This is a predicted structure of an 82-nucleotide RNA (c-di-GMP-I-GGC riboswitch aptamer) from a Chloroflexota bacterium. The sequence was found by an Rfam model in a public genome assembly. Lineage of the source: Bacteria > Bacillati > Chloroflexota.

[in-house]
RNA sequence: UCCGUCCAGGGCAAACCCGCCGCGAGACGGGGACGCAAAGCCAGGGAUCUUCCUGCAGAGGAAGACCGCCCGGUUGCCGGAG
Numbered sequence: 001u002c003c004g005u006c007c008a009g010g011g012c013a014a015a016c017c018c019g020c021c022g023c024g025a026g027a028c029g030g031g032g033a034c035g036c037a038a039a040g041c042c043a044g045g046g047a048u049c050u051u052c053c054u055g056c057a058g059a060g061g062a063a064g065a066c067c068g069c070c071c072g073g074u075u076g077c078c079g080g081a082g
Stems, first nucleotide, its partner, number of pairs: 001081004011036002016031004021026001034068001040074003044071003048065007
C1' cells in the first nucleotide's frame, strides 16, 4: 500500500416494541438483531425527507433532518499478500 477466504479478542445495531423530546423529518434511553471491516468521527458536495415562505403553475428560496443512500475528508482492530 492492497485485500477481507481464514484466526483471536471484541465492537456497532435495521425493522419492530416501550419511554421520552420535537410542528415535523427525526433525536435520545431501554429491549431487540436485519445486517455492518469503518454501520468510528466530520453535514464539505450530491440525493432523499421535513417545516415554513414566494408563485396561477412549472418552479424558486429559507431553516432543518439524515453519514445504516453515494462521494469526499480524517482516524483505526485482527489476519493475509506485497